[in-house]
RNA sequence: AGGGCCGGCCAGACGGUCGCGUCAGCGCAAGCUGCCGAGGAACGUCCGGGCUCCACAGAGCAGGACGGUGGGUAACACCCACCCGGGGUAACCCGCGAGAAAGUGCCACAGAAAACAGACCGCCGCGCAAGCGGUAAGGGUGAAACGGUGGGGUAAGAGCCCACCAGCAGCCGAGGUGACUCGGUUGGCUAGGUAAACCUCGUCCGGAGCAAGGCCAGACAGAAUGCGAUGCGGCGGCUCGUCGCGCAUUCGGGUGGGCUGCUAGAGCGCGCCGGCAACGGCUCGCCGAGAUAGAUGACCGUUCAACGACAGAACCCGGCGUAUCGACCGGCCCUGUUU
Numbered sequence: 001a002g003g004g005c006c007g008g009c010c011a012g013a014c015g016g017u018c019g020c021g022u023c024a025g026c027g028c029a030a031g032c033u034g035c036c037g038a039g040g041a042a043c044g045u046c047c048g049g050g051c052u053c054c055a056c057a058g059a060g061c062a063g064g065a066c067g068g069u070g071g072g073u074a075a076c077a078c079c080c081a082c083c084c085g086g087g088g089u090a091a092c093c094c095g096c097g098a099g100a101a102a103g104u105g106c107c108a109c110a111g112a113a114a115a116c117a118g119a120c121c122g123c124c125g126c127g128c129a130a131g132c133g134g135u136a137a138g139g140g141u142g143a144a145a146c147g148g149u150g151g152g153g154u155a156a157g158a159g160c161c162c163a164c165c166a167g168c169a170g171c172c173g174a175g176g177u178g179a180c181u182c183g184g185u186u187g188g189c190u191a192g193g194u195a196a197a198c199c200u201c202g203u204c205c206g207g208a209g210c211a212a213g214g215c216c217a218g219a220c221a222g223a224a225u226g227c228g229a230u231g232c233g234g235c236g237g238c239u240c241g242u243c244g245c246g247c248a249u250u251c252g253g254g255u256g257g258g259c260u261g262c263u264a265g266a267g268c269g270c271g272c273c274g275g276c277a278a279c280g281g282c283u284c285g286c287c288g289a290g291a292u293a294g295a296u297g298a299c300c301g302u303u304c305a306a307c308g309a310c311a312g313a314a315c316c317c318g319g320c321g322u323a324u325c326g327a328c329c330g331g332c333c334c335u336g337u338u339u
Base pairs, nucleotide, nucleotide: 001335002334003333004332005331006330007329008328010326012303013302014301015300016299017298018297020037021036023034024033025032026031039310043321044320046319047318048317049316050315051209052208053207054206063205064204065203066202067201068082069081070080071079072078083097084095085094086093087092098200099199103198104197105194106193107192120139121138122135123134124133125132126131147165148164149163150162151161152160166190168187169186170185171184172183173182174181175180213260214259215258216257222251223250224249225248226247227246231245232244233243234242235241267286268285269284271282272281273280274279
């Protein structure tokens, strides 16, 4: 200098004028003044929780989600670190990562054959031939063809036998919390793929949601069924009798106004400590929307390289995914040149 990888951060700034919403103060009122006033994704609503109501002895079935190991967390399908596999010269990236020697199913096209193997061409033996038998080294097809190379062996061949290699299973040793890795030894000579196919194993999961739920006001028409006490109240001196009163469910009827829930929280920021990290602990400081037809805008001036993208809260929080103009900052890798 060129190319690349990873992470972080900003989302115009300042001033003026007008305008909007909540809250507070003042005011009889109209209104005035002051504070605050969208995001990194407020979005999609895909996961996980808080909160609320309902249900619930325990256990199980069904159904669903998840799936290497260790940690983080309120929890997770998220995050961190590591392992394994794949890609890249590298920085680094990717992974719906349990089980296919428990069973079942499936494997397009091509090909003789797609899974208890089998045999199209070929090779070998017999036969005049047709054909019969042996074989799987070689050919060809495919994403995938029942270990590879070499030697022995044979009519030709073949783990048929042997050596080495790959891979599998058992045992032993070493390292690691662990996934796993490294080494040794024995065995049989070899076991295709697919579980985002059924299935098996392990772990977890009750349902519905702020239109949850609570309170007030108003309106209306009750009925049926079930439960419970033989209870309470009225009539009555007492008994009998009679009338009324409770709760739940369903149907029917009415209303659809207000208040609350509602925003100070698994909160944010600086610093220190522990940890490789995710994260945790402590001190100090800060308060940053709460509407209910739903508030953030417009104009002017200065300025930046740029008049600036995607996009607007509706109970709250942690994630994931997706959209996004233009910059800025930091770390690392490779190549070339110079010193």